A computed fold for a 72-nucleotide RNA from Minicystis rosea, annotated as transfer RNA.
[in-house]
RNA sequence: GCGGGCAUGGUCUAGCGGUCAAGAUGGCAGGAUCCCACCCUGCCGAUGCGGGUUCGACUCCCGCUGCUCGCU
Numbered sequence: 001g002c003g004g005g006c007a008u009g010g011u012c013u014a015g016c017g018g019u020c021a022a023g024a025u026g027g028c029a030g031g032a033u034c035c036c037a038c039c040c041u042g043c044c045g046a047u048g049c050g051g052g053u054u055c056g057a058c059u060c061c062c063g064c065u066g067c068u069c070g071c072u
Stems, first nucleotide, its partner, number of pairs: 001071007010025004018055001026044006048064005
C1' cells in the first nucleotide's frame, strides 16, 4: 500500500427496517440472615463519529476513526 471482518451500558453477548434495545455480569437500595457470602425484589446504566436512502435506521449504503485477520 491492497482486501476482508468487527464496533450495542463498566465488562461479555443478543437483537433487527417500526413496538418498552433483551440477557448475564456489575453498581446502588431494600429484603432474608445473629453477621458475611449465597439467595430474593426493585432501580441505574448502551447502539463509535459524520453523511445518505426511507414515512421511519442500532439494523441498509458511503466516508472517517479504532481494533483485528490476510496479502504484498
Annotation: NCBI's taxonomy places the organism under Bacteria, Pseudomonadati, Myxococcota, Polyangiales, Minicystis. Its mean pLDDT, the model's own confidence on a scale to 100, is 80. Rfam family: tRNA. By type it is a transfer RNA.